[in-house]
RNA sequence: ACGACCCCUGGCGGGAGAGACCGGAGUUCAAACACCGGCGCCGAAGGAGCAAACGCCCCACAAACUCUCAGGCAAAAGGACCGCGGGGGGAAG
Numbered sequence: 001a002c003g004a005c006c007c008c009u010g011g012c013g014g015g016a017g018a019g020a021c022c023g024g025a026g027u028u029c030a031a032a033c034a035c036c037g038g039c040g041c042c043g044a045a046g047g048a049g050c051a052a053a054c055g056c057c058c059c060a061c062a063a064a065c066u067c068u069c070a071g072g073c074a075a076a077a078g079g080a081c082c083g084c085g086g087g088g089g090g091a092a093g
């Protein structure tokens, strides 16, 4: 120096689901957004809950499962996760 693998990354690309719902008022050319009230939905930001094995026992510990508090239900934004790039660490050889 190469280098399996691990961590970080507001960089780039891909990225699903579910009412452009109803009523009111305002605004507006008209809508949308936001506000008030209401019903129906989605799960892949976040959050919460749980199994077995390992471990002597107990405790603790998971998710793309479950719940929907939050968030979301035209577009936009966001978006778990994946790929590439960048940064750091780094086994064997």
Base pairs, nucleotide, nucleotide: 002093005089006088007087008086009085011084012083013082014081019039021038022037023036024035040073041072042071046069047067048066049065